[in-house]
This record gives sequence, structure tokens and C1' cells, in this order.
RNA sequence: CGGAGCGUGGCGCAGCUUGGUAGCGCGCAUCGUUCGGGACGAUGAGGUCGCCGGUUCAAAUCCGGCCGCUCCGA
Repeated sequence: CGGAGCGUGGCGCAGCUUGGUAGCGCGCAUCGUUCGGGACGAUGAGGUCGCCGGUUCAAAUCCGGCCGCUCCGA
């Protein structure tokens, strides 16, 4: 320098193809259960989707640019 993949709650990921309320597991908080803990059950908090811009009534999703990480090639 060229090409490809990835970036979404604290962590791991889905959702993107086919635009329309942002979800799952683990973790966390409170309550119940227990002598206590764990396990189990119930409830709840926590992200507006890497950044900027565009298209659209509406963008995590489509388009453009940029940034970061990983891999391949030179």
C1' cells in the first nucleotide's frame, strides 16, 4: 500500500440479507426460600448500536467518508 472480516448493556453474542417497540445467555441489584451460603424462583436496573454525514415518514439495518482491532497478500 491492496484485500477481507469484525465493532450492539459489565462480558460473550443475536438482530442487518427482507428499514418499522433493541433482544438472548452469563453477570449485577432487591425480594422469597435456607440456620447461613450455594442452587432455585420472582421482580428490576443497565446500551439508543465505533464516529461523522447522506437517503427515507422512519436507519443498528441502506449509501459515503473516517477511526480502531484481527487476518491475508505485496
The RNA shown here (transfer RNA) has 74 nucleotides and comes from a Candidatus Saccharimonadota bacterium. Its Rfam family is "tRNA". Rfam classes the family as a transfer RNA.